[in-house]
Context: one part of a larger RNA
RNA sequence: CGCAUACGGUGGAUGCCUUGGCGGCAGAAGGCGAUGAAGGACGUAGUAGCCUGCGAUAAGCCUCGGGGAGCUGGCAAACAAGCUUUGAUCCGGGGAUUUCCGAAUGGGGAAACCCAGCCAUCGGAAGAUGGCUAUCGUGCGCUGAAUUCAUAGGCGUACGAGGCGAACCCGGGGAACUGAAACAUCUAAGUACCCGGAGGAAAAGAAAUCAAUUGAGAUUCCCUUAGUAGCGGCGAGCGAACGGGGAACAGCCCUUAAGCUGUCCAGCUUCUAGGAAAACGUCCUGGAAAGUUCGGCCAUAGUGGGUGAUAGCCCCGUAUCCGAAAGGGGCUGGACAGUGAAAUCGAGUAGGGCGGGAUACGUGUUUUCCUGUCUGAACAUGGGGGGCCCAUCCUCCAAGGCUAAAUACUCUCUGCCGACCGAUAGUGCACCAGUACCGUGAGGGAAAGGCGAAAAGAACCCCGUAGAGGGGAGUGAAAUAGAUCCUGAAACCGUAUGCGU
Numbered sequence: 001c002g003c004a005u006a007c008g009g010u011g012g013a014u015g016c017c018u019u020g021g022c023g024g025c026a027g028a029a030g031g032c033g034a035u036g037a038a039g040g041a042c043g044u045a046g047u048a049g050c051c052u053g054c055g056a057u058a059a060g061c062c063u064c065g066g067g068g069a070g071c072u073g074g075c076a077a078a079c080a081a082g083c084u085u086u087g088a089u090c091c092g093g094g095g096a097u098u099u100c101c102g103a104a105u106g107g108g109g110a111a112a113c114c115c116a117g118c119c120a121u122c123g124g125a126a127g128a129u130g131g132c133u134a135u136c137g138u139g140c141g142c143u144g145a146a147u148u149c150a151u152a153g154g155c156g157u158a159c160g161a162g163g164c165g166a167a168c169c170c171g172g173g174g175a176a177c178u179g180a181a182a183c184a185u186c187u188a189a190g191u192a193c194c195c196g197g198a199g200g201a202a203a204a205g206a207a208a209u210c211a212a213u214u215g216a217g218a219u220u221c222c223c224u225u226a227g228u229a230g231c232g233g234c235g236a237g238c239g240a241a242c243g244g245g246g247a248a249c250a251g252c253c254c255u256u257a258a259g260c261u262g263u264c265c266a267g268c269u270u271c272u273a274g275g276a277a278a279a280c281g282u283c284c285u286g287g288a289a290a291g292u293u294c295g296g297c298c299a300u301a302g303u304g305g306g307u308g309a310u311a312g313c314c315c316c317g318u319a320u321c322c323g324a325a326a327g328g329g330g331c332u333g334g335a336c337a338g339u340g341a342a343a344u345c346g347a348g349u350a351g352g353g354c355g356g357g358a359u360a361c362g363u364g365u366u367u368u369c370c371u372g373u374c375u376g377a378a379c380a381u382g383g384g385g386g387g388c389c390c391a392u393c394c395u396c397c398a399a400g401g402c403u404a405a406a407u408a409c410u411c412u413c414u415g416c417c418g419a420c421c422g423a424u425a426g427u428g429c430a431c432c433a434g435u436a437c438c439g440u441g442a443g444g445g446a447a448a449g450g451c452g453a454a455a456a457g458a459a460c461c462c463c464g465u466a467g468a469g470g471g472g473a474g475u476g477a478a479a480u481a482g483a484u485c486c487u488g489a490a491a492c493c494g495u496a497u498g499c500g501u
Stems, first nucleotide, its partner, number of pairs: 001500009015486001016450002020421002022418007029410002031164002039101003042055003046079001049075003061095006070083003106115003116133007135161009168199001169197005179186001183233001209216002220247005230238002251402003254346001259339014274322003280295002284291001296313002298302001304316003351375008361387001382397005437444002457485001460472004
């Protein structure tokens, strides 16, 4: 050094577990904000730190309910000092307080800081306390230039707005990579992204619509029609509609109304704390019984979880039945108030020329819709459409407006579910994670779970540096379960023995 056997070290795979995730179903809610939000800074306990809560009234104050014996949040024990059946801690409704920053709004500013003015009250004064002072829009009032009237402007006052928020929605802008096996029309795609706006949905919507000689009768969504008809360097690709079947259905106004909204009252119902809730003992094994044996019981309750192994009857629950002082939601009925209130049946419109865009349709024989520019009718004896155009026929009435449901989504709350994951998985995060750390910055972004049923977490003795670590003793079912703690694979490193060289 090799091989073999045994025993170890290291390491943390595997198995088992789950506090966390993932996906869904049902219901709710769909907003918060100048009455100062979201998010923070700094404080706050008898206590050094962090988390949670709270705000100089600071792990809390008042009140109304629930509840009924312990309590002073967690990491995190111990001590100190207290509270509590005159009902604490805790849970729910309402209220008070709520520093500073932040739309931040008195001015400034390198956020959590600096510096003011005016008014009121108190005070002898210094000063203290309270309130107001941003901008924009709208209404009203006062004032008021060039410039006579006026207007602009200025000032005051009342009301509103501003900012944040996951997706969904509407509008205004709008790529490229890519595909076409290159690339320019085309595609990707009206996607990503930016901006504006709104709601719990939004948008659309009661035919100047379709259809085809029969007729249908607002809009939206789904299935189909159909990868059809078509469009297309007729390439790559793009891609309908009519009709049929369903979901849901609702019509109205400009002629003064349909309606909508708010407040109050009454009734019903529901949410925000909760309450009651049946039925078991024994033998054996074992550290422990829920296992096993024997004999019972409950069940509108044998969902689920816990308890020293697998419990309907031990515990929490569960079926079921009850429950609200206060606040909120919904429905119905009634009363009152507000809104509807613009306009006068739709003229610089329809149509036309040029240039674009949208329609599945790339200018094509290209209808229809929108319009940047130039033009420009008729007036129901009229006008639009029926895919160039013309005629006939059919159908509808533009240039004003409102409208629930069926549809889309889930930052969030409640309940339940899973041939979903089980710590290299499942969220990036099961753990004090958007943390540590990296980056000037935008931004990037981890690792890290498990003793035991219970700390019973090893008193005392010995070696040692008053160590680290270990040996006894003790606890425990187990300590090769000893805190680097369940199991403990492999690589890798040893010790002992045997054999070989």
Predicted 3D model of a 501-nucleotide part of an RNA (large-subunit ribosomal RNA, domain I) from Halofilum ochraceum. Its mean pLDDT, the model's own confidence on a scale to 100, is 84. Lineage of the source: Bacteria > Pseudomonadota > Chromatiales > Ectothiorhodospiraceae > Halofilum.